Record summary: This is a predicted structure of a 263-nucleotide part of an RNA (large-subunit ribosomal RNA, domain VI) from Parcubacteria bacterium DG_72. The RNAcentral record of the full RNA draws on ENA and SILVA. Its mean pLDDT, the model's own confidence on a scale to 100, is 87. The organism belongs to Candidatus Parcubacteria, within Bacteria.

Context: one part of a larger RNA
RNA sequence: CGUUGAAUCUUGAGGGGAUUUGGUUCUAGUACGAGAGGAUCGAACUGAACUGACCUCUGGUCUACCAGCUGUUCUGCCAAGAGCACUGCUGGGUAGCUAAGUCGGGAAGGGAUAAGCGCUGAAAGCAUCUAAGCACGAAACCCACCCCAAGAUUAGGAUUCCUGCCUGCCGUCAGGCAGGCAUAGAUUGGUCGGAGAAGACGACCUUGAUAGGCUGCAAGUGUAAGCCCGGUAACGGGUUUAGCUGAGCAGUACUAAUAAAUC
Numbered sequence: 001c002g003u004u005g006a007a008u009c010u011u012g013a014g015g016g017g018a019u020u021u022g023g024u025u026c027u028a029g030u031a032c033g034a035g036a037g038g039a040u041c042g043a044a045c046u047g048a049a050c051u052g053a054c055c056u057c058u059g060g061u062c063u064a065c066c067a068g069c070u071g072u073u074c075u076g077c078c079a080a081g082a083g084c085a086c087u088g089c090u091g092g093g094u095a096g097c098u099a100a101g102u103c104g105g106g107a108a109g110g111g112a113u114a115a116g117c118g119c120u121g122a123a124a125g126c127a128u129c130u131a132a133g134c135a136c137g138a139a140a141c142c143c144a145c146c147c148c149a150a151g152a153u154u155a156g157g158a159u160u161c162c163u164g165c166c167u168g169c170c171g172u173c174a175g176g177c178a179g180g181c182a183u184a185g186a187u188u189g190g191u192c193g194g195a196g197a198a199g200a201c202g203a204c205c206u207u208g209a210u211a212g213g214c215u216g217c218a219a220g221u222g223u224a225a226g227c228c229c230g231g232u233a234a235c236g237g238g239u240u241u242a243g244c245u246g247a248g249c250a251g252u253a254c255u256a257a258u259a260a261a262u263c
Stems, first nucleotide, its partner, number of pairs: 001151001005161006014148004020048007032037001050105005058099004065092005070085006109143003116136001118134002164181007185263004189205005210256003213252005219245003226239005
């Protein structure tokens, strides 16, 4: 830009993906075989690799979370802290991300066939699967399974909403043109995100829980500082399962989502 207003839900022309395979048990130590050995068909279970999704569990990571420790500079000093030293080092660790973790998938079926196996059957009184006709037959093909998909310009379908009013001019009196206002809806703008390079996508914009703050809970760390008691002291005990806390779950308009414009 088109699809001749918009929103929501869709159909599927067409395209892409997947299509793997082992072992064990039963049938059955059966058929077969002198024995040794040892099935077809069918049924069930369990793996490998590959692949999709997810984070309940097991772990990893978690440089804005917590604690311990060293050196040094500083906050006048003690104590308590801050900066720097690879995130200074070390021990843990929420959300998120993640695999080695968890759950699932390649199942069954149909159609038309290949090699091949056939039925009937002449040419050619026989024979012959083939010449007419008919029936089977494979992980390959077409469906079926998953994903994209109407720019499929053949631009599809369904449902719902809007399509109103005023003024001026022209007119063959059917109407047409121009301007203004309004309307369904969309966009700009803003607060953001399980979305994201930018666009895009999704949530919300006061008739509001969208983000921040605050409160509560979960979860992490592991019992803060100060004070008191004991000890000459290092230190220990009590207050105290404290104190602190990034992303988690709720609640709460305190702050910011104002006002408006465009199509």